[in-house]
The RNA shown here (transfer RNA) has 75 nucleotides and comes from a Chloroflexota bacterium. Its Rfam family is "tRNA". Rfam links the family to the GO term triplet codon-amino acid adaptor activity. By type it is a transfer RNA. NCBI's taxonomy places the organism under Bacteria, Bacillati, Chloroflexota. Its mean pLDDT, the model's own confidence on a scale to 100, is 83.
RNA sequence: GCCGGAGUAGCUCAGCCUGGUUAGAGCGUUCGACUCAUAAUCGAAAGGCCGAGGGUUCAUAUCCCUCCUCCGGCA
Numbered sequence: 001g002c003c004g005g006a007g008u009a010g011c012u013c014a015g016c017c018u019g020g021u022u023a024g025a026g027c028g029u030u031c032g033a034c035u036c037a038u039a040a041u042c043g044a045a046a047g048g049c050c051g052a053g054g055g056u057u058c059a060u061a062u063c064c065c066u067c068c069u070c071c072g073g074c075a
Base pairs, nucleotide, nucleotide: 001074002073003072004071005070006069007068010027011026012025013024020058029045030044031043032042033041051067052066053065054064055063
């Protein structure tokens, strides 16, 4: 330099193909219930403006373009 994959909550990921409700799950955290107490279990809450910028559209995490970071392959 070329090709491919990934970037969404503290962590691991889904959602993207086929744009449309207020962006979800598990784990973790906090609070509560249960218990003599702890763990386990159950309930609730907080936590994101979806890697950055631009474009298309009535509307974009999702489509298009450029760039950044990480991983792999080729040279």